[in-house]
RNA sequence: AACUUUACAACGGAGAGUUUGAUCCUGGCUCAGGAUGAACGCUGGCGGCGUGCCUAACACAUGCAAGUCAAGGAGAAGCUUCGCUUCGGCGAAGUGGAAACUGGCGAACGGGUGAGUAACGCGUAGAUAAUCUACCCUUUCCCCUGACAUAACAUCGAGAAAUUGAUGCUAAUAUCAGAUGAGGCCCUUCGGGGUCAAAGGUUUCGGCUGGGAGAGGAUGAGUCUGCGUCUGAUUAGCUAGUUGGUGAAGUAAAAGCUCACCAAGGCUACGAUCAGUAGCUGGUUUGAGAGGACGAUCAGCCACACUGGAACUGAGACACGGUCCAGACUCCUACGGGAGGCAGCAGUGAGGAAUAUUGCACAAUGGGGGAAACCCUGAUGCAGCGACGCCGCGUGUGGGAUGACAGGGCUCUGCCCCGUAAACCACUGUCAGAUGGGAAGAAAAGUCCGGCCACCGGACUGGGACUGUACCAUCAGAGGAAGGACCGGCUAACUACGUGCCAGCAGCCGCGGUAAUACGUAGGGUCCGAGCGUUGUCCGGAAUUACUGGGUGUAAAGGGUGCGUAGGCGGGCUUGUUUGUCAAGGGUUAAAUCCACCGGCUUAACCGGUGAGCAGCCUUUGAAACGGCAAGUCUUGAGUGCGAGAGAGGGUGGUAGAAUUCCUGGUGUAGCGGUGAAAUGCGUAGAUAUCAGGAGGAAUACCAGUGGCGAAGGCGGCCACCUGGCUCGUUACUGACGCUGAGGCACGAAAGCGUGGGGAGCAAACAGGAUUAGAUACCCUGGUAGUCCACGCCCUAAACGAUGUAUGCUUGGUGUUAGACGCUUGCGUCUAGUGCCGUAGGUAACCUGUUAAGCAUACCACCUGGGGAGUACGAUCGCAAGGUUGAAACUCAAAGGAAUUGACGGGGGCCCGCACAAGCGGUGGAUCAUGUGGUUUAAUUCGAUGCAACGCGAAGAACCUUACCCGGGCUUGAAGUGCAGUGGACCGUCUCUGAAAGGAGACUUUUCUUCGGAACCGCUGUAGAGGUGCUGCAUGGCUGUCGUCAGCUCGUGCCGUGAGGUGUUGGGUUAAGUCCCGCAACGAGCGCAACCCCUAUCCUUAGUUGCCAUCAGGUAAUGCUGGGAACUCUAAGGAGACUGCCCACGUAAGUGGAGAGGAAGGUGGGGAUGACGUCAAGUCAUCAUGGCCCUUAUGUCCGGGGCUACACACGUGAUACAAUGGUUGGCACAAAAGGCGAAGCCGCAAGGUGGAGAUAAUCCCCAAAGCCAAUCUCAGUUCGGAUUGUAGUCUGCAACUCGACUACAUGAAGUUGGAAUCGCUAGUAAUCGUAGAUCAGCGCGCUACGGUGAAUACGUUCCCGGGCCUUGUACACACCGCCCGUCAAGCCAUGGAAGCUGGGGGCGCCCGAAGCCGGUAGCAAUAUCGUCGAAGGCGAACUUAGUAACUAGGGCUAAGUCGUAACAAGGUAGCCGUAUCGGAAGGUGCGGCUGGAUCACCUCCUUU
Repeated sequence: AACUUUACAACGGAGAGUUUGAUCCUGGCUCAGGAUGAACGCUGGCGGCGUGCCUAACACAUGCAAGUCAAGGAGAAGCUUCGCUUCGGCGAAGUGGAAACUGGCGAACGGGUGAGUAACGCGUAGAUAAUCUACCCUUUCCCCUGACAUAACAUCGAGAAAUUGAUGCUAAUAUCAGAUGAGGCCCUUCGGGGUCAAAGGUUUCGGCUGGGAGAGGAUGAGUCUGCGUCUGAUUAGCUAGUUGGUGAAGUAAAAGCUCACCAAGGCUACGAUCAGUAGCUGGUUUGAGAGGACGAUCAGCCACACUGGAACUGAGACACGGUCCAGACUCCUACGGGAGGCAGCAGUGAGGAAUAUUGCACAAUGGGGGAAACCCUGAUGCAGCGACGCCGCGUGUGGGAUGACAGGGCUCUGCCCCGUAAACCACUGUCAGAUGGGAAGAAAAGUCCGGCCACCGGACUGGGACUGUACCAUCAGAGGAAGGACCGGCUAACUACGUGCCAGCAGCCGCGGUAAUACGUAGGGUCCGAGCGUUGUCCGGAAUUACUGGGUGUAAAGGGUGCGUAGGCGGGCUUGUUUGUCAAGGGUUAAAUCCACCGGCUUAACCGGUGAGCAGCCUUUGAAACGGCAAGUCUUGAGUGCGAGAGAGGGUGGUAGAAUUCCUGGUGUAGCGGUGAAAUGCGUAGAUAUCAGGAGGAAUACCAGUGGCGAAGGCGGCCACCUGGCUCGUUACUGACGCUGAGGCACGAAAGCGUGGGGAGCAAACAGGAUUAGAUACCCUGGUAGUCCACGCCCUAAACGAUGUAUGCUUGGUGUUAGACGCUUGCGUCUAGUGCCGUAGGUAACCUGUUAAGCAUACCACCUGGGGAGUACGAUCGCAAGGUUGAAACUCAAAGGAAUUGACGGGGGCCCGCACAAGCGGUGGAUCAUGUGGUUUAAUUCGAUGCAACGCGAAGAACCUUACCCGGGCUUGAAGUGCAGUGGACCGUCUCUGAAAGGAGACUUUUCUUCGGAACCGCUGUAGAGGUGCUGCAUGGCUGUCGUCAGCUCGUGCCGUGAGGUGUUGGGUUAAGUCCCGCAACGAGCGCAACCCCUAUCCUUAGUUGCCAUCAGGUAAUGCUGGGAACUCUAAGGAGACUGCCCACGUAAGUGGAGAGGAAGGUGGGGAUGACGUCAAGUCAUCAUGGCCCUUAUGUCCGGGGCUACACACGUGAUACAAUGGUUGGCACAAAAGGCGAAGCCGCAAGGUGGAGAUAAUCCCCAAAGCCAAUCUCAGUUCGGAUUGUAGUCUGCAACUCGACUACAUGAAGUUGGAAUCGCUAGUAAUCGUAGAUCAGCGCGCUACGGUGAAUACGUUCCCGGGCCUUGUACACACCGCCCGUCAAGCCAUGGAAGCUGGGGGCGCCCGAAGCCGGUAGCAAUAUCGUCGAAGGCGAACUUAGUAACUAGGGCUAAGUCGUAACAAGGUAGCCGUAUCGGAAGGUGCGGCUGGAUCACCUCCUUU
């Protein structure tokens, strides 16, 4: 200090992205962290410590990895001595001791690997009274006497070799026999008897060492047991030595371990057997923990040693570097035979993404042998290789802004960024380099001495692989040493260029289709750093398997229902016991690891020491509340009895009436029936209708009720019989007898199946008729199974309250059913059911709420993303149809629940609008004009395209315009700006050429000045111009439209987890979100209204150009004149109208009435005014503008042409078709606007001439319909005017393409218009003319003006559009939405399949090696026989894997085909089960469900 306690302290749990228009929830996918025996990519300076075939337990060349020894035999070389010698040498003795052999000990350790093994293999705790143990220690006793062989060796053989035969010799601590027997073992009559040993060597003579037999210890080993130890039930039954007994055999030892006999047991749902996978553990890693995953290195145990079997030796093996046999493989061979086993260390090949040196040394540690020296030791110690991991260090430090006129990048053009970075100045010296020095690791051992003598102390000698290493010192010099990934969000870090749904990226969401922070490159930045990223795997996050710590009404999930077995759980009191439980102590939990502290390497990693801990197990003692067990007792749980009660509860038999159909007969006559409308069908052979009689089957109107009964399915006329359950009252009895319930058993709608009946109605299939594009449907007419009964199956449903069963507790209100009680007799109370509304609480919300989905307990069932799929395979049940159980590959990033806001509905309610209706007039038919489409063309420029394009841009295309086409020209340009250079005024006039533009030329000619030049113009050059070229889907601005519709929002508050709601809804009212009332809202804004303009009345002021009542004058006549300021008018300012007054209704707002008053009466009429937004609406060709494109042309100038074409189609208009009219003559009355042109004269006219007047209330223009007459008389006309001819007028440079008008002549279609469709509600429609803009000229168009001047509106059912509320929704690009299935194409994985191939274990039979055991023969060696027995062979099955012609469904894939099944009432409500039919979605029948809209009715509840 960890640890414990406890107040501190310390340790200690983080989320994010992605379903939606948005929200909450459920739920999956993905990411951020850590780890690794790793691999790959890019890069790479040094050191320390670790670590390194995870794959082929695949095959191995070569070397090494286990030897050693004073006992014996024999004894080489060498040495010494002696002898002989021919001087070459030989012999003898001694010494010496190599190689091999005999013998002892070791070789069973150490080292490797993880194939097998799901097991007493391992872990943990025990047992062994059921055992052994060489070497070691302690202790007791002993070591006597003999003997036979044999190897080596020698000789002779066989063989290529390996090897081996024969003969002969010899020793031992080899072997054998005898003796002894403390002691062991056996027997015992407890006296005793039997049996079992040995080896010596050496000596300095002190001893040392060895041997035998016991006892004890230590160590090691064997065996047994409790508990723990992966997955699969689509493996449910397994087992004959199997389970037990008796007796034997066998072992060191218990035991069916083995055998004989006997018995019939043993294991299993608490998972046997079988199959798959796997060495186990200490630990490692992750995690807050609980857990999960893993089991390299280190350590313990096990198993294995080429594959399989077997034993021998030994203390120990059934033996990695031993033996035998069989098999496969490799090698040698003289073909006769032999040899071998790296999963020891190196190394090789192979496999693989991938894993090292054929190194040094026994110096240290350890092991074997030896007394020891010593020998051996690929154990080990070291070194080598690899960034494979962890740790440490370095690649410099400080200053330095001219923020470098460098380079790169960006740019708003401003040195903005790289950036104190560099240069430059001053320092330092780690690592690497060079030179020199230089350890520790060494303790022992040997010799000598001493001591308290298995040892200790001292002296001396010699000994290091690593290694001249660590370390130290000196030298030199910033010198040799930085990269990788990323930068859309998650997630720290942004710009430019290139590319253009391409190339590519991507962990998830996703990015890329011309402005990419997402691709590629660059600059910059961020994060790590000798590493950085990627990939694989594990844990975490994931409370996403939930013990800690989840759920099941609608998201995945309650079994269809009950009875009940095992199991789980279980009422009150007492006693005992102590198995669970609790407490204390002891033992164990190997070491290492983890943790704390201390220490050693310069630090760290690493290492050492000490301590704590290791959740368990065993054991001793104690406690007795709770659970268990045992015993007793109680009544409240449960049950029984007694007395009552209600009921479509079940089964059987009988019976009744109404109705349908059929049959018979009567009456009766032409239709009936059916539908949206029809037809098929029935009927003159008499139907339908009606009356009477009869037959037969099925179902039971009214009562009838969110009423009753039942476990559920379900049950409905009445009567009888049999029978189950329930409730109430009473409290007599039993005394926990209970709850739940895996398997199991029983029941289980409809459809369906089998056999036999029955068959009225209804009605799958089927047939016919309709509908339709089709109609295998909906509708109609028929109609068979079936529906009914009996018996037997099937066993499923939206079998639903989508809510398991049981028990207890937790505010209430109000109905109803059955029963009981009380009194105040219509009320209250209680029990048991059955409904509704609601408190607390719960819930994601909806909702639920004493009948819980609340609070708790017990038990069962079930869920874990969507699809594939309730499919395949297997099993099981079934007659079949099918049911039950129930996957995977593959694929997607969602699928889903509830609620919100919109939008939509062939949903609902209310309301409005010339929306319909009621009317008037048109269009659609004719001719013409004009616009569009189409076609044509050199061009017919472009745009606008449902409403909301089409007499639109265009308020006016002959040239111009003009953008188009053809041709001719120009290139700093037709116009504009700056700069530089150069020349000169410019302008203007003229000539030639040309279609013009243009080209060529001639003439004429400045101003100012500070004398530099400036202004102006041309030319040249350069910046740049120019573009009606593209993109309205890059934009601004402007505009259309819904729509002059009444809506659209905000602040604060409140409600909701939230999106959101409230306000803005409701009751009234309005043209109006207009106003009133109510209200968790109170206010406010943009819209409405009002304010503005015109118009209708009056007043005041003013009085010219307008006016003229009065006065005067004058005229043929006229406000003509004087004058007037009354009137009209003009144009300024005011007044006036507000439901103000009255009546009715109403709370009010207001509505209705209608009077007074008023010019006007309920916004008086009209205009301007267009909320938030929608349509990627329209416009790049009004204009502006980003980007892109063209630059002797896509710019610009000119001439001519085109925009005016013409088979045709459509829109908008004009004129008509005539008598309410045409024609002719006469007469009358406007407003508004413009700037023009009067009178007169000429012309038939268009027009010409003329010029008064007029810059305008002064002059000019200044009406037609109408009225009064006449004529026409119903005709293709005296209607209608197209077309065409001729002649003209006007404008203009010009009238051909291509203007308008006039005159004369011509005189077409057309006699009121099919389907369809448009406008209009009052000074409106209709009708009539007038003027203006543009404009040289030109309109039937457009705009404005006035004249005349109607009809109708019952009303809101329907069509269209809109507003509000509500409802459903699978839509949100919002119904032009979404979406289903077949078919066709491509790709992918899977199932079936005649067959083919491989693996596995078991069974039966045959053969049978080695070997143990047993028998026989033999003196023995040995031979032989028998049981067992590996390998092998044969056979019938099983199982598993691969493959396969063909085949089946599934999944995926921007733009294929057919339909339209679902989502709205989805246009036939949908769905579930079942049966049947059909190209397909699907249709139909039967039963069920609401997870169906709407309307009506009934019942109930709430409020007033």